A computed fold for a 261-nucleotide part of an RNA from a Candidatus Aenigmatarchaeota archaeon, annotated as large-subunit ribosomal RNA, domain VI.
The coordinates come from a structure-prediction model, not an experiment, and the mean pLDDT is 81.
Its Rfam family is "Archaeal large subunit ribosomal RNA".
It was read from a public genome assembly.
Context: one part of a larger RNA
């Protein structure tokens, strides 16, 4: 420097829609499908052989849409154990695919868990009627009216005022809001949320909870060994080190300042 991409929202690219909350709901999308048992019932049915099926109850398969209390994976957070070599008196590090191997909290996942009806209700289709001319009759049809589907609307869930007839209430009222700063339940980048001292936003501190699995030292024992020394072993010590989870607590940093109505 280029190209995508965002950067409120809509646009005919000229422009338009104040702000922020709660709401309506024109309009759009949708997600459910299928199978067994039990009972119905050895019943309708059938001369006999033989043999349903609605409703009820219950399971399970695909299949969507959430969720981690459980059970598992995982878990380069993190604790232990251990190998070679290198710093180091040692205590404790460093590299070696995370150096290997044993666990493993929050996340984050399936192989966990949870939910995903019928009824009903309008208008129709094929099709069945009524009243009834044209056509003194007879006709479901020309006028007109009743019925009639696992299909179409609604009813369930979801987006939704940019729905141009651009709504509606309630605050602001010329100020809203945004940058910048502390962050994460959001995150590719924008964007969304929380704060910002009238404050628990992050970090530090405490405290509960959970991880591993008894730390350094120090004392006492140890096969052995002349001795030095000794792998290991017990006590102190459910230690010690740790945490992404919950709470508390202003010690630290959210100061200051910009922009734009």
């Nucleotide at each position: 420097u280029g190209u995508c991409u965002g950067u409120a929202c809509c646009u005919u690219u000229g422009g338009g829609u104040g702000u922020c909350g709660c709401c309506u709901g024109a309009g759009g999308g949708g997600a459910a499908g299928a199978g067994g048992g039990g009972c119905g019932a050895g019943u309708a049915c059938g001369a006999a052989a033989g043999g349903a099926a609605c409703a009820c109850c219950u399971c399970u398969c695909u299949g969507a849409g959430g969720c981690c209390a459980c059970u598992g994976g995982u878990c380069g957070a993190u604790c232990g154990g251990u190998u070679g070599u290198c710093c180091g008196u040692g205590a404790g590090g460093g590299c070696a695919c995370u150096g290997c191997c044993g666990a493993g909290u929050a996340g984050c996942u399936a192989c966990g868990c949870c939910u995903c009806a019928c009824a009903u209700c309008g208008g129709u289709a094929a099709g069945g009627g009524c009243u009834g001319a044209a056509a003194g009759c007879a006709u479901c049809u020309a006028a007109g009216c009743c019925c009639g589907a696992a299909a179409c609307g609604a009813u369930c869930c979801u987006c939704a005022a940019a729905a141009c007839u651009a709504g509606g209430c309630g605050a602001c009222g010329c100020u809203a809001g945004g940058c910048u700063c502390u962050c994460c339940u959001a995150u590719a980048c924008g964007a969304g949320g929380a704060g910002u001292u009238u404050g628990a936003u992050a970090g530090g501190c405490c405290g509960g909870g959970g991880g591993u699995g008894u730390a350094a030292g120090a004392u006492g024992g140890a096969a052995g060994g002349c001795a030095a020394c000794g792998a290991c072993c017990a006590u102190c010590u459910c230690a010690g080190c740790u945490c992404a989870c919950c709470g508390g607590u202003a010690c630290u940093a959210a100061u200051a300042g910009c922009c734009g109505u």